[in-house]
This record gives sequence, structure tokens and C1' cells, in this order.
RNA sequence: GGCCUGAUAGCCAAGUGGUAAGGCAAGGGUCUGCAAAACCCUUACACGUGGGUUCGAUUCCCACUCAGGCCU
Repeated sequence: GGCCUGAUAGCCAAGUGGUAAGGCAAGGGUCUGCAAAACCCUUACACGUGGGUUCGAUUCCCACUCAGGCCU
């Protein structure tokens, strides 16, 4: 230098055009002599940045940033 993959909440992670599942964590509660475990409930401006296409973009296109990999 060229190519490929990825970036979603504090962490992990699903989601192939119609405003985003789940788990862990956190807070509250039930239970318990007190805890732990279990169960129930709840919270968060979570889609890397900037543009484009579209009635509508996490999703499609372009550029860039960052991370990982392959080739030279």
C1' cells in the first nucleotide's frame, strides 16, 4: 500500500428498510432469624463519526476513525 471482518447499554450479545430481543451487572421487592440462592418488578439520550439514497436507515451506498486478520 491492497483486501476482508467487526464497532449495538457498565459487560456479553441478537436483530437483512417500519423507532432494538436476551443474558450478566445495577436498583427495588417476596422469601429467610440474617444472608446466599430462587422468584417477581424496574431503570438507562445502546446502534463508532460525517454525508447520501428513501416517506422511513442499526439495516443499503460513500468517505473517515478505531480494532482484528490476510496478502505484498
Predicted 3D model of a 72-nucleotide RNA (transfer RNA) from a bacterium. The sequence was found in a public genome assembly. Its Rfam family is "tRNA". Gene Ontology term of the family: triplet codon-amino acid adaptor activity.